A computed fold for a 73-nucleotide RNA from an archaeon, annotated as transfer RNA.

[in-house]
RNA sequence: GCCUCUGUGGCUCAGUCGGUAGAGCACGUCCUUGGUAAGGACGAGGUCCCGGGUCCGAUUCCCGGCAGAGGCU
Repeated sequence: GCCUCUGUGGCUCAGUCGGUAGAGCACGUCCUUGGUAAGGACGAGGUCCCGGGUCCGAUUCCCGGCAGAGGCU
């Protein structure tokens, strides 16, 4: 230098042939217990890496960046 993949709540990830995003863990409150742990109920938390384009509408499609992983030379 070139190619491929990845980027989504604090963490690990799902999701999407375009229609205002979800799980587990973690966190908070409560229930349960003599008290923990475990268990249960409810809840908070995300400009979906950044910029632009297409579209009535973009996390999703297109272009360009940035970061990470792998490969080739």

It matches the Rfam family "tRNA". The family's RNA type in Rfam is transfer RNA.